[in-house]
């Protein structure tokens, strides 16, 4: 890194260090010295595994591997439809798990 498959409207620190950028891309809109990013704490619970459980991955456990913790993946770039300056479906991108090359 590359193919495949599953989810992606839920839910997550008055904390400490730390200093200015962040929210993947366009193109808007937010968040940010009433402290960004990160790192530590503390949290949540999506896979996957472990442990119990049950007719049954059924129901628990946060015990492990990852992940996540502003805003619908923040809305959007592409298509179609309607009551057309908006709405609603899909695809497309992408984030994460597993499996594989």
């Nucleotide at each position: 890194u590359c193919c495949u498959u599953a989810u992606c409207a839920a839910g997550a620190u008055a904390g400490g260090u730390g200093g200015a950028g962040g929210g993947a891309a366009u193109g808007g809109c937010c968040c940010a010295a009433u402290g960004a990013a990160a790192c530590c704490u503390g949290g949540c619970a999506a896979c996957c595994a472990g442990c119990a459980u049950u007719a049954a991955u059924u129901u628990g456990u946060a015990u492990g591997g990852u992940g996540c913790c502003a805003a619908u993946u923040c809305c959007u770039a592409c298509a179609g439809g309607c009551u057309u300056u908006g709405c609603c479906u899909g695809a497309a991108a992408g984030a994460u798990g597993a499996g594989g090359g």

The prediction has a mean pLDDT of 82. The RNA shown here (SAM riboswitch aptamer (S box leader)) has 101 nucleotides and comes from Ruminiclostridium herbifermentans. The RNAcentral record of the sequence draws on Rfam.